[in-house]
RNA sequence: GCCACCAUAGCUCAGUUGGUAGAGCAGUCGCCUUGUAAGCGACGGGUCGCGGGUUCGAAUCCUGCUGGUGGCU
Repeated sequence: GCCACCAUAGCUCAGUUGGUAGAGCAGUCGCCUUGUAAGCGACGGGUCGCGGGUUCGAAUCCUGCUGGUGGCU
C1' cells in the first nucleotide's frame, strides 16, 4: 500500500426482507427472608463510532474518515 470483517445500553451480544431499537449480566426500587445471599417483579439507561448520499422512511443500502482484528504484497 491492497483486501476482508468488526464498531448497537456500564459489560457481553442479538437485531433475518429498510418501517417507532432488544436480551442477558450489572445498577436502582420493591416482594420474599429474623437478616444477608439466592429467587421473583418493576424501573432507569443508547445522537446505533463520526461525516455525507439514496429513500416518504436508514442500526440496516452506497460512500469518505477514525479505531480494532485477520490476511496479502

Background:
Predicted 3D model of a 73-nucleotide RNA (transfer RNA) from a Fidelibacterota bacterium. Taxonomically the source falls in Fidelibacterota (Bacteria, Pseudomonadati). RNAcentral holds the sequence, with entries from ENA and MGnify. It matches the Rfam family "tRNA". It is annotated as a transfer RNA. The prediction has a mean pLDDT of 80.